This is a predicted structure of a 78-nucleotide RNA (c-di-GMP-I riboswitch aptamer) from Candidatus Segetimicrobium genomatis. It matches the Rfam family "c-di-GMP-I riboswitch aptamer". Gene Ontology term of the family: cyclic-di-GMP binding.
Parts: sequence; structure tokens; C1' cells
RNA sequence: CAACGACAAAGGCAAACCUGAGGUAACUCAGGGACGCAAAGCCACGGGACCUCUGGUGAGGUCAGCCGGGUUGCCGAA
Repeated sequence: CAACGACAAAGGCAAACCUGAGGUAACUCAGGGACGCAAAGCCACGGGACCUCUGGUGAGGUCAGCCGGGUUGCCGAA
């Protein structure tokens, strides 16, 4: 340094649900709250799911805690 991930250490994030706000919606933001997470940090590139419009072709959007991939990072047992 890389791979790897402990009955280690310091910490970190925050599901469902509730309240408020935004959005046609999926969903997002803030507060509370913890199911869990070694990237549950970031990125819509590929797949997938969801929402809106359209007679249809199709167009636009959401999800990174659906999967794959890219990229950055704490610690150092086996």
C1' cells in the first nucleotide's frame, strides 16, 4: 500500500413510524425516533422498481437503505 473485516478502539449514519413543510405524485427536507448499516459517504453510468403526462410511440421525474459499477474515506486483530 492492497486485499480483508474483530466479542478491538474512536466515532458515524439513520429504517419503520409520528409532527411540520414542499411536490399532481413517486418522493424530498427539518425535528423526534432506531430497524439496521464497514461505506446505509458521494455519483443516475447500466439493470430494475415506482410516479406523472400521452390513444399509443414516447417524454419527464423519483429511488444510492434494490442490484451492478465508478469514486473518496476511519481503524488495523486474524